The RNA shown here (transfer RNA) has 74 nucleotides and comes from an Armatimonadota bacterium. RNAcentral holds the sequence, with entries from ENA. Model confidence (mean pLDDT): 81 of 100.
RNA sequence: UGCGGGGUGGUGUAAGGGUAGCACGACUGGCUCUGGACCAGUUAGCGGAGGUUCGAAUCCUCCCCCCGCAGCCA
Numbered sequence: 001u002g003c004g005g006g007g008u009g010g011u012g013u014a015a016g017g018g019u020a021g022c023a024c025g026a027c028u029g030g031c032u033c034u035g036g037a038c039c040a041g042u043u044a045g046c047g048g049a050g051g052u053u054c055g056a057a058u059c060c061u062c063c064c065c066c067c068g069c070a071g072c073c074a
Stems, first nucleotide, its partner, number of pairs: 001070007010024004018054001025043006047063005
């Protein structure tokens, strides 16, 4: 430098144009003599900027970061 894959709550991972979901975690309550387990509720997220569209996490462009492969210089 080129090609490919990826970036979503605190963590892991879905959604491929139409209300961002699931699990774990955290918090509150219930249960319990207490704790765990269990039950209910709450919390909190689309890497950045632009474009297309009635509508973008999703499509397009540029940039940033991570991984892999290839190449160049020494």